[in-house]
Context: one part of a larger RNA
Molecule: large-subunit ribosomal RNA, domain IV
Organism: Morchella brunnea
RNA sequence: CAAUCAUAAAGGAACUCGGCAAAAUAACUCCGUAACUUAGGGAUAAGGAGUACCGUUCAUCUUAAUUAAUAUCAAGAAAAGUUUAGGUAGCAUAAAAUCGAGUUGUACGACUGUUUAAUUAAAACAAAGCACUUUGCAUAAAGAUGACAAGUCUAAGUAUUAAGUGUGAUCUCUGCCCAAUAUUUGUAGGAUAACGAAUAAGCUCAGUGGAUAACACAAGAUUGGCUUAAGAGGAAUCUCUGAUUAAUGGCGGCCUUAUCUAUAAGGGUCCUAAGGUAGCGGAACACCCUGGCCGUUAAAUGCGGUCUUGCAUGAAUGAUUUAACGAUACAACAGCUGUCUCUAUGAUUGGCUCA
Numbered sequence: 001c002a003a004u005c006a007u008a009a010a011g012g013a014a015c016u017c018g019g020c021a022a023a024a025u026a027a028c029u030c031c032g033u034a035a036c037u038u039a040g041g042g043a044u045a046a047g048g049a050g051u052a053c054c055g056u057u058c059a060u061c062u063u064a065a066u067u068a069a070u071a072u073c074a075a076g077a078a079a080a081g082u083u084u085a086g087g088u089a090g091c092a093u094a095a096a097a098u099c100g101a102g103u104u105g106u107a108c109g110a111c112u113g114u115u116u117a118a119u120u121a122a123a124a125c126a127a128a129g130c131a132c133u134u135u136g137c138a139u140a141a142a143g144a145u146g147a148c149a150a151g152u153c154u155a156a157g158u159a160u161u162a163a164g165u166g167u168g169a170u171c172u173c174u175g176c177c178c179a180a181u182a183u184u185u186g187u188a189g190g191a192u193a194a195c196g197a198a199u200a201a202g203c204u205c206a207g208u209g210g211a212u213a214a215c216a217c218a219a220g221a222u223u224g225g226c227u228u229a230a231g232a233g234g235a236a237u238c239u240c241u242g243a244u245u246a247a248u249g250g251c252g253g254c255c256u257u258a259u260c261u262a263u264a265a266g267g268g269u270c271c272u273a274a275g276g277u278a279g280c281g282g283a284a285c286a287c288c289c290u291g292g293c294c295g296u297u298a299a300a301u302g303c304g305g306u307c308u309u310g311c312a313u314g315a316a317u318g319a320u321u322u323a324a325c326g327a328u329a330c331a332a333c334a335g336c337u338g339u340c341u342c343u344a345u346g347a348u349u350g351g352c353u354c355a
Base pairs, nucleotide, nucleotide: 001350002349003348004347005346006345007344008343010341011340014339019336027051028050029049030048031047036041038169052088053087054086055084058081060077061076062075063074065072089093102333103332104331105330106329107328108326109325113125114124129167130166131165132164133163134162143153144152145151172319173318175251176250177249180248181247182244183243184242186240189239190238191237195233199229200228201227202226203225204224207217208216209215252270253269254268255267256266279313280310291307292306293305294304295303296302
């Protein structure tokens, strides 16, 4: 010097990103216990007192006396108790060891649970609850898998079934928009895709004549093959017609106005499918900005409350609350302490120096 321990005057978080680490609390009995609440909790809330040994009281049991029977009374028993203005010893009596720190506010997530084996345990995932969509099934449901198969799972199930999607307990609620995208209803309306009836043209398939060509010719060049043009028709597609948002999603400007000023219930105008409702709001969302005010502090870019057109909140991409819960995050209080003011001493192990 390093590691692991122990102790410390006065102060007590002044340390530090941050009370990290350490200290503190701790058992049993009795007393006492708030807000809030889903009435279960919260709660070991918080906050107090006692605890050794000897003696004392009571209770329990057994036996004898007594009584009609309990009661009463006497003697005794004892594992575990109960009582006590009594006594004894000690610095100290749950005498060691083991063995909860507490309270308040806010955010997030309801909760128990799950997760990145070896840097993230969380506010992420899940969850019960809620809602929507699909699913009629022996010709084997939808969905998944598989060669476009057989088959298998679903299911030895049957619409209170099964599959998929979103949200995420409960309470109070969940506004407007179907123009776009998506899904879907209907229409023997329209336009079409692949395909394609009928039709037309060319090439190819024997030789000869003719001029080498056109053309003609075997009672004959057809059948077939290839190519091109055009094409009636033709779907679950597109169009048309409606519907659907707890489907993907979206939810405005400008001007002006009341008897001080300010503000704008109101008015005008343009655009739109519709113009953000209830709520909440410097928020885990607020740039400007360390927003203004209040509380907390001697002092606070912190925290809590409030205001609030909010650069760029907002309703199952859920909104707002919420008891209980949390190795969650932030802030505060009392207690506690070598975290610190400010270090010191001791023990063990290692190292170092010397041998």